[in-house]
């Protein structure tokens, strides 16, 4: 340097352009003599800045970042 893939809760996966979804984690309750299990509940995410759309995690642009291939 040149294609090409990715980037969403602390972690991992989802989402036809139309209320961001669910596991683990975590806080709180409730069972328990107590801790573990188990049950209930709550928080908490679209990298980043623009454009196109009535509406953008989606689609096009730029940065950034992470991987993958050629040279």
């Nucleotide at each position: 340097g040149c294609u090409c893939u990715c980037g969403u809760c602390g972690u991992c996966u989802a989402a036809c352009g139309g209320u961001a979804a669910g596991a683990c984690a975590u806080c709180g309750g409730a069972c328990u003599u107590u801790u573990a299990a188990u049950c209930c509940g709550a928080g908490g995410a679209u990298a980043c800045g623009g454009g196109u759309u009535c509406g953008a995690u989606u689609c096009c642009c730029g940065u950034c970042g992470a991987g993958a291939g050629c040279u």
Description: Predicted 3D model of a 71-nucleotide RNA (transfer RNA) from a Deltaproteobacteria bacterium. The RNAcentral record of the sequence draws on ENA. Its Rfam family is "tRNA". By type it is a transfer RNA. NCBI's taxonomy places the organism under Bacteria, Pseudomonadati, Myxococcota, Myxococcia.